[in-house]
Context: one part of a larger RNA
RNA sequence: UGACGGGGGCCCGCACAAGCGGUGGAGUAUGUGGUUUAAUUCGAUGCAACGCGAAGAACCUUACCAAGGCUUGACAUCCUGCAAAUCUCCAAGAAAUUGGAGAGUGCCUUCGGGAAUGCAGAGACAGGUGGUGCAUGGCUGUCGUCAGCUCGUGUCGUGAGAUGUUGGGUUAAGUCCCGCAACGAGCGCAACCCACGUUUUUAGUUGCCAGCAUUCAGUUGGGUACUCUAGAAAGACUGCCGGUGAUAAACCGGAGGAAGGUGUGGACGACGUCAAGUCAUCAUGCCCCUUACGCCUUGGGCUACACACGUACUACAAUGCUACGGACAAAGAGCAGCCAGCUCGCAAGAGUCAGCAAAUCUCCUAAACUGUAGCUCAGUUCAGAUCGUAGGCUGCAACUCGCCUACGUGAAGCAGGAAUCGCUAGUAAUCGCAGGUCAGCAUACUGCGGUGAAUACGUCCCCGGGCCUUGUACA
Repeated sequence: UGACGGGGGCCCGCACAAGCGGUGGAGUAUGUGGUUUAAUUCGAUGCAACGCGAAGAACCUUACCAAGGCUUGACAUCCUGCAAAUCUCCAAGAAAUUGGAGAGUGCCUUCGGGAAUGCAGAGACAGGUGGUGCAUGGCUGUCGUCAGCUCGUGUCGUGAGAUGUUGGGUUAAGUCCCGCAACGAGCGCAACCCACGUUUUUAGUUGCCAGCAUUCAGUUGGGUACUCUAGAAAGACUGCCGGUGAUAAACCGGAGGAAGGUGUGGACGACGUCAAGUCAUCAUGCCCCUUACGCCUUGGGCUACACACGUACUACAAUGCUACGGACAAAGAGCAGCCAGCUCGCAAGAGUCAGCAAAUCUCCUAAACUGUAGCUCAGUUCAGAUCGUAGGCUGCAACUCGCCUACGUGAAGCAGGAAUCGCUAGUAAUCGCAGGUCAGCAUACUGCGGUGAAUACGUCCCCGGGCCUUGUACA
């Protein structure tokens, strides 16, 4: 100087408390451990691994296993020779591949040849998701959006170092003010960026409709007020008033205002810590393999199953379930696409055919909600696992191993022990919708809107963190 303390002081955070809803019990989905296996590829492992890499394993992916094959190789550059390239058919085979038959004669040219492509040959070389993240770059997590981390000159100290950065106030903040052997500065904080909330203005189609006609319908004429769209601008600064304070910084209350003291949310992550994670995104040193640890193919596996754990979904019902009516979104996506309407089918879906590269057309009926009726507390008109049968779709192909529909079947489950998690407002809870991935497959993920709470006395205690101080046989 740090680090640590079941030392002290001050302060903060959904840290506790006050509340609301969960997890832990059940079934299923998914990830992991373990076990099994020819293989169940690899990585991630307290917080900060475990719906994680994976924004989607039937083949492919795929790295694993078995079998069948190749050895200048699936891919790159260089040399030599032959053939234009390319296309079609037949046979063997699980395919890779091998053998055979036929069509074809192009482009440039100095007529030597050249370019592109294929085949054969030789070697330089290719190739490796093989090892090392404790050799590395890059990227990322975490403490933590915590308020800290430092430097120059000066001063003090023999020196390590100190001072500044401590102190008195204040703040979300090393934020600001005052004081001070310090005076300044840098990286952080804040602001500058994006979205939302208010107004004005410009513009008015594909959007909108107040008044006038018109219609089943903003459908058409018309209008551009309003909504909205998307550009520009204004607006919030403790600016104003009162009080407290040290006449400061600031705090408390008020006015005006759509918004008030960081308006709300996001992006943004200092010096560093964890030899944290990643050699399997990529790049890369060294080591290793080279008729194989490389490459091709078929099939299998990653989907196994006594069990244990994590994360979710669905429930256990009457604030509910079922049937039939009625109402209201936002944000997205669309041409190898979204697909209206019509017909067929109980349905999944099929057939046919408009529109739309989209404020125009389509996905697109939002659901919770609400009206009426039934159910009357029961393992039930709750719950839906499991299984049987019949179908549909995608795709060479749904057996291992996809999704959906109909009929039948109708398991556990009657609110979950110890323990434990999230959340402070348009939040929790609850309800649906869309997108990416994607041929097909979503209870996951990322967004979007609808309905919409309760509680916070307070900082003693648990956890994490910041500043000052004290002790130490620790560095």
A computed fold for a 475-nucleotide part of an RNA from an uncultured marine bacterium, annotated as small-subunit ribosomal RNA, 3' major domain. Its mean pLDDT, the model's own confidence on a scale to 100, is 84. It matches the Rfam family "Bacterial small subunit ribosomal RNA". The RNAcentral record of the full RNA draws on ENA and SILVA.